[in-house]
RNA sequence: ACAAUGUAGAGUUUGAUCCUGGCUCAGGAUGAACGCUAGCUACAGGCUUAACACAUGCAAGUCGAGGGGCAGCAUGGGGGUUGCUUGCAAUCCCUGAUGGCGACCGGCGCACGGGUGAGUAACGCGUAUCCAACCUGCCCUUGUCCGCGGCACAGCCCGUCGAAAGGCGGAUUAAUGCCGCAUGCGGUCCGAAGACGGCAUCAGAUUCGGACGAAAGGCUUUGGCCGGAGAAGGAUGGGGAUGCGUCCGAUUAGCUUGACGGCGGGGUAACGGCCCACCGUGGCGACGAUCGGUAGGGGUUCUGAGAGGAAGGUCCCCCACAUUGGGACUGAGACACGGCCCAAACUCCUACGGGAGGCAGCAGUGAGGAAUAUUGGUCAAUGGGCGUAAGCCUGAACCAGCCAAGUAGCGUGCAGGACGACGGCCCUACGGGUUGUAAACUGCUUUUGCGCGGGGAUAAAGUGGGGGACGUGUCCCUCAUUGCAGGUACCGCGCGAAUAAGGACCGGCUAAUUCCGUGCCAGCAGCCGCGGUAAUACGGAAGGUCCGGGCGUUAUCCGGAUUUAUUGGGUUUAAAGGGAGCGCAGGCGGUUGGGAAAGCGUGCCGUCAAAUGUCGGGGCUCAACCCCGGAAAGCGGCGCGAACUGUCCGACUUGAGUACGCGGAAGGCAGGCGGAAUUCGUGGUGUAGCGGUGAAAUGCAUAGAUAUCACGAAGAACUCCGAUUGCGAAGGCAGCCUGCCGCAGCGCAACUGACGCUGAGGCUCGAAAGCGCGGGUAUCGAACAGGAUUAGAUACCCUGGUAGUCCGCGCGGUAAACGAUGGACGCCCGCCGUGGGGUAGAUAUAUUCCGCGGCCAAGCGAAAGCGUUAAGCGUCCCACCUGGGGAGUACGCCGGCAACGGUGAAACUCAAAGGAAUUGACGGGGGCCCGCACAAGCGGAGGAACAUGUGGUUUAAUUCGAUGAUACGCGAGGAACCUUACCCGGGCUUGAACUGCAGACGACGGCGCCGGAGACGGCGCUUCCCUUCGGGGCGUCUGCGGAGGUGCUGCAUGGUUGUCGUCAGCUCGUGCCGUGAGGUGUCGGCUCAAGUGCCAUAACGAGCGCAACCCCCGCCCGCAGUUGCCAUCGGGUAAAGCCGGGGACUCUGCGGGGACUGCCGCCGCAAGGUGCGAGGAAGGCGGGGAUGACGUCAAAUCAGCACGGCCCUUACGUCCGGGGCUACACACGUGUUACAAUGGGGCAUACAGAGAGUAGCGCAUGCGCAAGCCUGCGCGGAUCAAAAAAGUGUCCCUCAGUUCGGACUGGGGUCUGCAACCCGACCCCACGAAGCUGGAUUCGCUAGUAAUCGCGCAUCAGCCAUGGCGCGGUGAAUACGUUCCCGGGCCUUGUACACACCGCCCGUCAAGCCAUGAAAGCCGGGGGCGCCUGAAGUCCGUGACCGCGAGGGUCGGCCUAGGGCGAUACCGGUGAUUGGGGCUAAGUCGUAACAAGGUAGCCGUACCGGAAGGUGCGGCUGGAACACCUCCUUU
Repeated sequence: ACAAUGUAGAGUUUGAUCCUGGCUCAGGAUGAACGCUAGCUACAGGCUUAACACAUGCAAGUCGAGGGGCAGCAUGGGGGUUGCUUGCAAUCCCUGAUGGCGACCGGCGCACGGGUGAGUAACGCGUAUCCAACCUGCCCUUGUCCGCGGCACAGCCCGUCGAAAGGCGGAUUAAUGCCGCAUGCGGUCCGAAGACGGCAUCAGAUUCGGACGAAAGGCUUUGGCCGGAGAAGGAUGGGGAUGCGUCCGAUUAGCUUGACGGCGGGGUAACGGCCCACCGUGGCGACGAUCGGUAGGGGUUCUGAGAGGAAGGUCCCCCACAUUGGGACUGAGACACGGCCCAAACUCCUACGGGAGGCAGCAGUGAGGAAUAUUGGUCAAUGGGCGUAAGCCUGAACCAGCCAAGUAGCGUGCAGGACGACGGCCCUACGGGUUGUAAACUGCUUUUGCGCGGGGAUAAAGUGGGGGACGUGUCCCUCAUUGCAGGUACCGCGCGAAUAAGGACCGGCUAAUUCCGUGCCAGCAGCCGCGGUAAUACGGAAGGUCCGGGCGUUAUCCGGAUUUAUUGGGUUUAAAGGGAGCGCAGGCGGUUGGGAAAGCGUGCCGUCAAAUGUCGGGGCUCAACCCCGGAAAGCGGCGCGAACUGUCCGACUUGAGUACGCGGAAGGCAGGCGGAAUUCGUGGUGUAGCGGUGAAAUGCAUAGAUAUCACGAAGAACUCCGAUUGCGAAGGCAGCCUGCCGCAGCGCAACUGACGCUGAGGCUCGAAAGCGCGGGUAUCGAACAGGAUUAGAUACCCUGGUAGUCCGCGCGGUAAACGAUGGACGCCCGCCGUGGGGUAGAUAUAUUCCGCGGCCAAGCGAAAGCGUUAAGCGUCCCACCUGGGGAGUACGCCGGCAACGGUGAAACUCAAAGGAAUUGACGGGGGCCCGCACAAGCGGAGGAACAUGUGGUUUAAUUCGAUGAUACGCGAGGAACCUUACCCGGGCUUGAACUGCAGACGACGGCGCCGGAGACGGCGCUUCCCUUCGGGGCGUCUGCGGAGGUGCUGCAUGGUUGUCGUCAGCUCGUGCCGUGAGGUGUCGGCUCAAGUGCCAUAACGAGCGCAACCCCCGCCCGCAGUUGCCAUCGGGUAAAGCCGGGGACUCUGCGGGGACUGCCGCCGCAAGGUGCGAGGAAGGCGGGGAUGACGUCAAAUCAGCACGGCCCUUACGUCCGGGGCUACACACGUGUUACAAUGGGGCAUACAGAGAGUAGCGCAUGCGCAAGCCUGCGCGGAUCAAAAAAGUGUCCCUCAGUUCGGACUGGGGUCUGCAACCCGACCCCACGAAGCUGGAUUCGCUAGUAAUCGCGCAUCAGCCAUGGCGCGGUGAAUACGUUCCCGGGCCUUGUACACACCGCCCGUCAAGCCAUGAAAGCCGGGGGCGCCUGAAGUCCGUGACCGCGAGGGUCGGCCUAGGGCGAUACCGGUGAUUGGGGCUAAGUCGUAACAAGGUAGCCGUACCGGAAGGUGCGGCUGGAACACCUCCUUU
């Protein structure tokens, strides 16, 4: 400088992530409708449905200056009568004389204006052209003419028919009506000559001759004005033709007989197959004909950044239509909305004979509908018709009315006013916060409103009269006159905040949150989704947010959606590459020179109506609105340019091809040949089995199988080589040889000279299975049969076995036909291997071309991955995709013998369906490794009796909780009352306990008696403290406020606990990698009890865990020394640390030491491992305890406690008596005691540790058989008390339901306690049950352990303790090993799981609902076809009829609307029944798929089966694993 003002996203698939992809939302718009609400003004708008039917009124008339006339009105004249009086009034009659004028003749108009959108996919519309192929009333211009004569029909009159509408007959009559004759510039036709011109048929200036053919008058002030006729030109309006553009369907592919053309004719304003005769056989169509569906088109409107998409209401242009269909008449113009004829349907009138009608004009009515207005005013303006004009008409138009139905503007007040009223609501730290300056209150303003007044606005120009000027039809002056809206707009004054605010929303998207109610109910919802007792999501309230005379909802369109992608998408795995090739059309195309200029670019011209939109300006107070001016794509024309594309001519060789040479291969077809194996046959040998499986059985075999030998037969397939190989377009191709056919590669550089690439349709090929005919049949082998397996087994396994597998000929045409990757060409780093050829060279090797593979740079990709063999960067062509399901289904069509293949929807339904990758979890996946996990071993449980807990049942109650592991001798470490929470009954209500305030009292209480089951009640007696004298304390009573609840929610919680698990894990910071989830670290190797340590390492460090630090036991030392100890000294006893004493020992208490793989050997890089090692009390963590990471199980507990919310309040609180928690056909868990002799019993006898104790523990004497009792004494405890038991010794028992076992029962006692009935323990005597080692199954334990033996403690009056927690005594066995079961850790793999395998999920059947296909038929629709009939009407023909004539009529013919009959195809509706499909909290059967899903899965095909499915054949990897034995489901 030019150009430009312009582009936003979000929610939803997952545990999370990235991507793909659909659904949904936020925006704008509308002729809208509905809900709630509503003050004013301006402007614009208002049947989208039934082109359904219409009552009533109005919407087209006008001209008397064309005419005859005169019914009605007015005036004049004449006459009569009356009132009454001499002139008026009224009335009647006559008079067309005047104004005028109903009806009539005539002219013009009625073809405009107004309405509607049915039809129409068409030259209908739009745009650009053409008509040399046309018409045009009124209007304008030019020039010419207007002579003579005749006739009829309305009206009127008379008669007549009819209910009416209306008609008929007769008579008279005018004209600008009609006819004849004349004239004729020009015109038309014929003939002759013929310039300029045109794309062609052509056209035709000019000249000459012949024929044909016009007219109307009226008014007048006599100036003139308005008309008439023919002609030429113009203008306007119309008619016709053409190019281009103009919706969807190919599941509509072929259509066409006036069809396409020609010649001649008819017809028309005109061209034309428009119509007709004849001739020819064409014409249209994949660049979409024909058919079907839908639709008036455009200017424009909405949306969008644009490109585009959608729409066509109001306004403007065009078209079409006027109840439906057909037809013509008149006319300049119509096939005519408010004209005619006919037919049809409908409505109305009727005297039943006949008639009338057409609101898609304005209003209005009914109907339809979610839905759309007044039966208004005026011709004042604008416009139209007629008229010389005045004027008349005008539902066009202008105004008004109704409607928030749209846009714009205005208002409902403004200012002040509390550390902030009342009320409401919620929160609160109780102070307050919020509603909220909001209100009240004070001041101010007055748009609007009401009242009064002004204003008589602008829109007015015209028209009539008069006058003037000039160019005689225009302008000016003056007077008069014209306004519906409207006495409106506008202006002023008065009054007074006075008259005026709502709707939706508040989970996220999306701006705005609390309380209450409700309790998967009621309901919400645009999508995701809310609601099952604390709901910001339902309903109400308070508060808030948004918009505001509106706000929401619904419907529809565009946008967002780059989600149909031209701008601007994709196709390996998400949807998508055709199975492969050849190839017509089409699309695209190498180098170079030239020509022309179609595309292309540019300048100019025409057009693109106006309105709209946009820019500038202006007018209504502003704005909306309106007005003025400017600039635009497209189409057409003229000129210029020549890079690119196309076209024409010429040249070239690099693309492509050919020739020649060389070697190459499982390429194809045909023929021949070969050996091994298999089966069968014959014969031999040979004998009892063979075969088969996880194990078996079916089967074969003494009629001799299997095995083995020989010979023979048949069919099919070709071991090794063989590969990561080769060839082919794909499918596919493998013994050897021969023939024929084809191919690529390399080399060379002779030839052609762009001959190329791709390829819709088309044609050909096309694994396996399958089909037809014929052959063949050894093996294998769907179906089938049998045997197994199993709950079943229509399967997997086994034995058989048909079709098939093989060959010939034909059909079929599909596969996971895959590299899930179309073809061609060019370009872009490398490395390694290999097949074929060439070159150099020594076989090495190097290099080059074509193939086949592996790994990578850049780049690409959502990622996985691809990566010169691209999925990279580019070009060209083809094919295909557009959410999942329904469905590759239905219908239709094409193909096929069939099976079936190709093409290929919709309704309905879902909010996803998907791809890749991540973290987990899981696997009847893998690897490594642990654990009393298995194994090895010891002892138990499961059987018995009893104890105890639980379930169940019972009950008035059997209170509650705990429920796989991780509930069940658990909460209970003590249920006769109490406890106690349960039941029955009796009481209390500020309450049994605690506390605040106020008032009263001075007691409260104790004792006794009475009632009562007791609580409780009554009576009698007795009875406070301190004081500064104010009062206070304490207690009772009354009242108010708190109380109280073992009532609910452990799924609202705190705290605590169980479990995985004493497992070795769980994380963080920084860095690095990845778009991201996330990864790395934490992986790997070695090692360990251990994420213990070492090494390695894009990681380096760190935290919580592990270990250690703590406690107990084991050895030693130091200190201390009573109640413990006693060696030495002394005393002393029957004996005894009994005493003095001692500090040695034991022991007790406290504090230290000690152990670290430190030393040695071997192994190892190290960490570490190892050893009858040394040393040591102890050795590799010395034994035991305490200690429990991130987390999981909505695990347990509201009844231990605490606590949110909810609930009860003369009771769900509290007191008391009694009962229950102890029930008992049963079932389970945990235990005790046993079943005996390794035992039981009697007697004798030895040795612990740790604890408790004064309302206690005990001892001794005495009594009692004993439990125990009486008395005395010791001990608040290393002081007292004490048997330890098993053991040892000895005696008895001798295998027995016993001298085992002790349940149960009877009797008698003891003790505790208020009280042992329900319901205690213990003692004695008697009774003596089951039980003789425990099915399936299952538990504990790896050393001072198991087993076994006793002792103690807590709770506690006592005890149901065989339980729990501790203590010591005696004291084993076994571990090869890690395959298997269970649990766990790490790494890895697959996954359709993520509530995470107790997961997910498939199909039949059954039930409900929904849409849909088929179906005997039935009904309807539009269209075409054939035949019959055929109105009106044009046209054609027509003697006798009518008319002076023009002409009419009659009759016939053609055509045709309509009607009838018939058959056909198409479309739609319905349809007994039938097919599948979709959806639906908890139906049935199985278990197909996802982990190797338990038989890997899937694809095609065939057969079979309740169902998923199974099996055969071929194919794919989008299969795991690298081995070990059958089946085993579900949540």

This is a predicted structure of a 1531-nucleotide RNA (small-subunit ribosomal RNA) from Marseilla massiliensis.
The RNAcentral record of the sequence draws on ENA and SILVA.
Its mean pLDDT, the model's own confidence on a scale to 100, is 84.